[in-house]
RNA sequence: CGACGAUAAAGGCAAACCGGUUGAAAAACCGGGACGCAAAACUAAAGGGCCUGUAAAAUGGCAGCCAGUUACCGAA
Numbered sequence: 001c002g003a004c005g006a007u008a009a010a011g012g013c014a015a016a017c018c019g020g021u022u023g024a025a026a027a028a029c030c031g032g033g034a035c036g037c038a039a040a041a042c043u044a045a046a047g048g049g050c051c052u053g054u055a056a057a058a059u060g061g062c063a064g065c066c067a068g069u070u071a072c073c074g075a076a
Stems, first nucleotide, its partner, number of pairs: 004074002012037002017032006035064001041069003047066002049062003
C1' cells in the first nucleotide's frame, strides 16, 4: 500500500411506524423513533434495474437493489 473485517477504539448513519410540509404520484424534507448498516458516504437523461405516471412517452423518483468512485481504524 492492497485485500480483508474484530467480543478492538473513536465515531457515524437511520428501516418500519407516527406527526407536519411539498408533490399528480412515486417519493422527498423536518421532528420523533431504531430494523439494521464496515461505506446505509457520493454518483439517477450520460451503468443496469426498480417505482410512479401515461394511450404512449420521464430531463419525475429510488443509492438501505446491483454496480461504479472515494473514505476512518488496524486485530486475525
Overview
The prediction has a mean pLDDT of 85. This is a predicted structure of a 76-nucleotide RNA (c-di-GMP-I riboswitch aptamer) from a Bacillota bacterium. NCBI's taxonomy places the organism under Bacteria, Bacillati, Bacillota.